[in-house]
RNA sequence: AUUAUUAAUACGCUUAGUUUCCGCCUCUUGAGGACGGAAAGCGGGGGAACCGUUCAUGUGGGGCGAAUCGUUCGAUAGAACGUAGGGUACCAUCUACCCGAGUCCGUCAGCUAACCUCGUCAGCAGAGAUGGGUCUGAGC
Numbered sequence: 001a002u003u004a005u006u007a008a009u010a011c012g013c014u015u016a017g018u019u020u021c022c023g024c025c026u027c028u029u030g031a032g033g034a035c036g037g038a039a040a041g042c043g044g045g046g047g048a049a050c051c052g053u054u055c056a057u058g059u060g061g062g063g064c065g066a067a068u069c070g071u072u073c074g075a076u077a078g079a080a081c082g083u084a085g086g087g088u089a090c091c092a093u094c095u096a097c098c099c100g101a102g103u104c105c106g107u108c109a110g111c112u113a114a115c116c117u118c119g120u121c122a123g124c125a126g127a128g129a130u131g132g133g134u135c136u137g138a139g140c
Base pairs, nucleotide, nucleotide: 011126012124013123014122018040019039020038021037022036023035024033025032026031027030041120042119043118044117045116046115051110060108061105062104063103064102069082070081071080072079073078085099086098087097088096090132091131092130093129094128095127
């Protein structure tokens, strides 16, 4: 110096999935933390009129999500190759890489003000160049 693996920290990434306060516990008394609760922020669902649908009643229908759809192989299970769409720290351009899942409701829901209601998980190890910006850390 390069490559690979493991661990930790700071700054970060996908996602709505974050912040503050109170209670409780621990100890080094000022911090930390599983849990319970409240508030704020963010996100989802239901729900009039008007509008829309012109039929519905199993080939059921619908929601969350970027995650739809197609071709080929296969008896099936499934696999391969593509693809709508999505991601890689703020913006633009170019290049490169990656994802393109899963799951819920239960016969039922168009939009939808008031109103009602639910969630605030989980998972990572982190492209490059040019131009323009913003913030943070260390040191003095």